Predicted 3D model of a 1511-nucleotide RNA (small-subunit ribosomal RNA) from a metagenome. Its Rfam family is "Bacterial small subunit ribosomal RNA".
RNA sequence: AGAGUUUGAUCCUGGCUCAGAACGAACGCUGGCGGCGCGUUUUAAGCAUGCAAGUCGAACGGUAGUAUGGUGCUUGCACCAUAUGAGAGUGGCGAACGGGUGAGUAACACGUAGGUAAUCUGCCCCUGGAUAUUGGAUAGCCCAUGGAAACAUGGGGUAAUACGGUAUGAUGUUUUGAUGUUUAAUUAUGUUAAAAUGAAAGGUGCAAUUGCAUCGUCUGGGGAUGAGCCUGCGGUCCAUUAGCUUGUUGGUAGGGUAAUGGCCUACCAAGGCAAUGAUGGAUAGCCGGCCUGAGAGGGUGUACGGCCACACUGGGACUGAGAUACGGCCCAGACUCCUACGGGAGGCAGCAGCUAAGAAUCUUCCGCAAUGGGCGCAAGCCUGACGGAGCGACGCCGCGUGAAUGAUGAAGGCCGAAAGGUUGUAAAGUUCUUUUACUGGAGAAGAAUAAUGUGAGGAGUGGAAAGCCUUACAGAUGACGUUAUCCAGUGAAUAAGCCCCGGCCAAUUACGUGCCAGCAGCCGCGGUAAUACGUAAGGGGCGAGCGUUGUUCGGAAUUAUUGGGCGUAAAGGGCGUGUAGGUGGUUAUAUAAGUCUGGUGUAAAAGGCGCUGGCUCAACUGGCGUUUUGCGCUGGAAACUGUAUGACUAGAGUUACGAGGGGGAAGCUGGAAUUCCUGGUGUAGGGGUGAAAUCUGUAGAUAUCAGGAAGAACACCUGAGGCGAAGGCGAGCUUCUAUUUGCUAACUGACACUGAGGCGCGAAAGCGUGGGGAGCGAACAGGAUUAGAUACCCUGGUAGUCCACGCUGUAAACGAUGUACACUAGGUGUUGGGGGUGUUAUGACCCUUGGUGCCGAAGCUAACGCAUUAAGUGUACCGCCUGGGGAGUAUGCUCGCAAGGGUGAAACUCAAAGGAAUUGACGGGGGCCUGCACAAGCGGUGGAGCAUGUGGUUUAAUUCGAUGAUACGCGAGGAACCUUACCAGGGUUUGACAUGUGCCUGGAUGUUUAAGAGAUUAAGCAGUCAACGUAUGUUGACGGGUACACAGGUGCUGCAUGGUUGUCGUCAGCUCGUGUCGUGAGAUGUUGGGUUAAGUCCCGCAACGAGCGCAACCCCUGCUGUCUGUUGCUAACAGGUAAUGCUGAGGACUCAGACGGAACUGUCGGUGACAAACCGGAGGAAGGUGGGGAUGACGUCAAAUCAUCAUGGCCCUUAUGUCCUGGGCUACACACGUGCUACAAUGGCCGGUACAAAGUGUUGCGAAACGGCGACGUGAAGCUAAUCGCAAAAAGCCGGUCUCAGUUCGGAUUGGAGUCUGAAACUCGACUCCAUGAAGUUGGAAUCGCUAGUAAUCGCGCAUCAGAAUGGCGCGGUGAAUACGUUCCCGGGCCUUGUACACACCGCCCGUCACACCACCCGAGUUGGGGGUACCCGAAGUCGCUAGUCUAACUGCUUGCAGAGGACGGCGCCGAAGGUAUGCCUGGUAAGGGGGGUGAAGUCGUAACAAGGUA
Repeated sequence: AGAGUUUGAUCCUGGCUCAGAACGAACGCUGGCGGCGCGUUUUAAGCAUGCAAGUCGAACGGUAGUAUGGUGCUUGCACCAUAUGAGAGUGGCGAACGGGUGAGUAACACGUAGGUAAUCUGCCCCUGGAUAUUGGAUAGCCCAUGGAAACAUGGGGUAAUACGGUAUGAUGUUUUGAUGUUUAAUUAUGUUAAAAUGAAAGGUGCAAUUGCAUCGUCUGGGGAUGAGCCUGCGGUCCAUUAGCUUGUUGGUAGGGUAAUGGCCUACCAAGGCAAUGAUGGAUAGCCGGCCUGAGAGGGUGUACGGCCACACUGGGACUGAGAUACGGCCCAGACUCCUACGGGAGGCAGCAGCUAAGAAUCUUCCGCAAUGGGCGCAAGCCUGACGGAGCGACGCCGCGUGAAUGAUGAAGGCCGAAAGGUUGUAAAGUUCUUUUACUGGAGAAGAAUAAUGUGAGGAGUGGAAAGCCUUACAGAUGACGUUAUCCAGUGAAUAAGCCCCGGCCAAUUACGUGCCAGCAGCCGCGGUAAUACGUAAGGGGCGAGCGUUGUUCGGAAUUAUUGGGCGUAAAGGGCGUGUAGGUGGUUAUAUAAGUCUGGUGUAAAAGGCGCUGGCUCAACUGGCGUUUUGCGCUGGAAACUGUAUGACUAGAGUUACGAGGGGGAAGCUGGAAUUCCUGGUGUAGGGGUGAAAUCUGUAGAUAUCAGGAAGAACACCUGAGGCGAAGGCGAGCUUCUAUUUGCUAACUGACACUGAGGCGCGAAAGCGUGGGGAGCGAACAGGAUUAGAUACCCUGGUAGUCCACGCUGUAAACGAUGUACACUAGGUGUUGGGGGUGUUAUGACCCUUGGUGCCGAAGCUAACGCAUUAAGUGUACCGCCUGGGGAGUAUGCUCGCAAGGGUGAAACUCAAAGGAAUUGACGGGGGCCUGCACAAGCGGUGGAGCAUGUGGUUUAAUUCGAUGAUACGCGAGGAACCUUACCAGGGUUUGACAUGUGCCUGGAUGUUUAAGAGAUUAAGCAGUCAACGUAUGUUGACGGGUACACAGGUGCUGCAUGGUUGUCGUCAGCUCGUGUCGUGAGAUGUUGGGUUAAGUCCCGCAACGAGCGCAACCCCUGCUGUCUGUUGCUAACAGGUAAUGCUGAGGACUCAGACGGAACUGUCGGUGACAAACCGGAGGAAGGUGGGGAUGACGUCAAAUCAUCAUGGCCCUUAUGUCCUGGGCUACACACGUGCUACAAUGGCCGGUACAAAGUGUUGCGAAACGGCGACGUGAAGCUAAUCGCAAAAAGCCGGUCUCAGUUCGGAUUGGAGUCUGAAACUCGACUCCAUGAAGUUGGAAUCGCUAGUAAUCGCGCAUCAGAAUGGCGCGGUGAAUACGUUCCCGGGCCUUGUACACACCGCCCGUCACACCACCCGAGUUGGGGGUACCCGAAGUCGCUAGUCUAACUGCUUGCAGAGGACGGCGCCGAAGGUAUGCCUGGUAAGGGGGGUGAAGUCGUAACAAGGUA
């Protein structure tokens, strides 16, 4: 620091997601040790049990008990003395600290900085003074009473540092005065005078005659600490909370408090707060800090520390220095417990612990040894504070699980065709070590001192002692603890997992699975070869942990202060006016609020950072420094901003003089057109459309003429023109009114810009009331169209459109561009004004100024584009945006008569939605061009019969494949068996076929018989290889058997493949290098102007070149030359025949075969641009590619083929292999394709007669001759072929016949008889003869081929093949018609345009309906919570009043009365909980209703994207 994801690709916008860090975490798998931390985030839910606050006998009275001694004697009891003395009580101090929690609280609660001259402060420290005298009670105790208990009551008697009286007292307090200082201030303070007021308590030690010491007590002053109160500033959300407030705001007086204050009361005034957000609602303890981040920020407030609040819920006071009191009290409420039913008790948000809740959070531990706290003179006691241990990988840090060596690179695993690779020096093995572990032993530090003792020094006092202060030494005490640590022994011994491996993101293979199971953070994987699922092996990462989940920050400049935007991506308010606010021209002086700068106070500690120490290191922790960017106080500066005062004229404005305009309002006037009415002329239609119909017209329309009426709108002028803020404004005239601009003057003197709210204006449609209504025209009706047509088209037609008044307040209200000002090249129109040159004048030209357009530089922009009328560069202010959908919806509020407008969410859902541009593809877009594409023609198919292929059906099987064009006489160039892959049945298992090995055996081979359907089985016969060796024999090749490796498969996958092929298409295209342009995809080149069959060529051009295609090179054919000359040929010569190159001979000709020539737009004329080229002509056998063939660019269709072949993977292996017999592939209601034959006279039949080419033949072609009606048979010559044969060519020509008919057409079908091939023609061959003689009389919609030696027509040959073509491949014969032309259909090419398509129009995509699921809204109601108001009731308690009852201290005296005071009682104000009523806010639930979202193939249409077929 970035990355993935929208697209075919690109740039941008924009969201989503990931990589990082962190955690009081949880979950999964795993788990050796230690150190340091942390540990109910959930219900402030409820709690059993124990402990968490006591202490002081040196404040007090004293007891039970114990010990010793004594006395009495009843000999085990009582009493006495002494010592000791629990528990309880009076009294003092503490209990307001420490500990817990975060419910409440949006507040002076907290933080920070101040104030207190408006205050208090126990214990503590410093410093003064004092500590006199006296009295009456009361608990405990004893007796008694009530009660279950808790507890309560009465009587008696007792003490104090308890309580009370009196005295004394000031430097205290209060009041009054004088005086100084001080302050904003009678505000504070000093000195002084007078008056009033106002204290106390003793204990202990030592001494013992007063005393001394110490701890207390009282009263002053000061300090410290702590606390109260007040103030500035700071830190949450909602405006769908906009108004709130009556003690409210202020004053006066009083009360109250430690103290200010409406804190409280009475009276007076009517204020106070609020858009700089009051009030209300929601949420929340605040901070130091912590996490993250480069920072600014954002999030957070666990542990530690500071503050606050709370202690079952609510209220209340008491005591006290301090509380409105967690382990105190009173009352009310809920809950729990006890009860004898009468009453009582309780409060873990202290430490442990329990229950419930929850994903989730510990021991009912040890100790006061340390630190700290309370009490005490002290010893000491208390202390769940604290120190420790325990549990939990919850976190951070550290250590270990061994080290070295070890190659045959072991075995095993995995991968690989094998070779081999990998796991891997890894293991084993050998040597070594012992951290850790276990066993045994040793063993720090945490402890300082206290009491006390001793020594030294000191202060003061005394007659002395003790005591006091300082200091040195000695001096008890350890929970942890079997501590840390160390030593020894044993032995590699006790110790490794988790996640990941498609990209992001480091790391890959095999097998299994087969859109299943599953994965997934995003993109996305999985449908038979998954690097993405599961497992294994290997690898990568981290490591006692590793992953997942959750949350926060980051990345995210994705809320943008730093640091974003708004023409088209989300986003400029419809427009103006103007309030608050923000901002503001030139100049002078002053000031110092902002600003800058220096000093100073504070910003607690901890934390962070740097340095440096301590634990072996680290975590952890100590010290020092720094940070703490803030706030306050104070000194200075004066440029800028502000403020004050004065001045100026350049901004702004006013007036005067011109000019302009569909600016606005009102009134008046006008003509054209339309419709209607009346009358005339006139006759059959008119109207309307793509075509029609509805409609209208013989009752007289349309047309035409004349007259009249009505309403609305204003042709031409008219313009990229004018005006207005926008909406908008168009006949003419008048009146009123507003505005802009020019020039020159004068005046005002910053009066300005913007503008949240507010106010006004605001198209069309709509609404209300009243008019008006010609035309047009929603709704509606009818007619068409259509599958439908609630539309488009037509005929009608109501609201409305018009006027007046009022409402509505929205538009793609758009320049999709807020307003104002300034600056920044130009060019060119147009509309106004002014000036100048010039002209007689107009026109013209130049300058300037206001508007309005176009083009364009710099610059900007994602690009498109904008560009002095900015989207450039700046300033000021306002409005608005933050992914798509849900949704401008719901709800609330508000405006409106309504329609509806303004404001305006969420749940849920998706990973995109979007902008601009690019390349394609497509268009019922455009242009150009082309093809038997259409047209012009000729002949067919579609109808019939048959042949053949396919579908379907059937079947045991009808083997398989091919299926729009590009399958269907296709694979198949030939299924009776074979072929054959299918079916039935019968066999066989190393196999029908190949290679290798071991063993056994035999030559090989030929042949016969039997059984059987055959395969096969069985039995014979003949026969006897080569080499070595004397021989038994051994070896080798070959055959057979057996065993093993393996063979075999037309089994699957053409969507795993190679190869081959079809098609677009023989269409003219497809690309590259370099350069240039563009951010880029890409473009350019390849486009343009011509031309061509052609991206063929020429010209032009930021392109220049090149490649694959085109063309040419190749073959056949057409003309010709040379050479050669048999089997071909025969002109001349010769011979011969009935005739024939038959023979000699010849090479002239034909022909054959080689090699050449020839055609190139070469030439002439014209056109063209002087080009390319085109048109016409000449010559020529051939003329513009002469004709034909071969040749098929980059690519498309996951096109076809695993059954030609090859091949990966999978599958079968006594079968899916292989052999055999028979059957099937030949079935047959039917449908389609391709053909043949026909339907006849351009013909059929009969007779005669003529002319080819190309092939083919020895398992062959087979002549002549003979037989047969014929197929054919007999026969055998010739031919391995320019020699012989097949072989007859047919149409044609000549002659005859038939005469339009289902025929002398047509030949299907069937019967009979045969021929040939073949082991074999039944299923199932071809052919022949005789007989039979079907359909069919030219073929509906539709559709095919062909442009010249072509179509049509005629025959011939060949391959396959034993036989079996109407098919296929070739050959020649005869031999046409037509093409104006490119409007239309189809295919294709180029350019351009639109696009929401890119699987590319067979695309994309919208809405209703139906079904399922999800969240939401409304909802009769129902049920909770909260707070408000009014009233009722009114506990405890404070305060006030009262004088009913009681009353020790003090006073008075009449000595038992009175007074003072007190307690209780009563009354009153306030007052919690509760109750009633009312309306508000907010949840839960709900019949039913509503829309929304999502869902693999549902239904109906086709609205949008192309001119999307009505833009």

The coordinates come from a structure-prediction model, not an experiment, and the mean pLDDT is 82.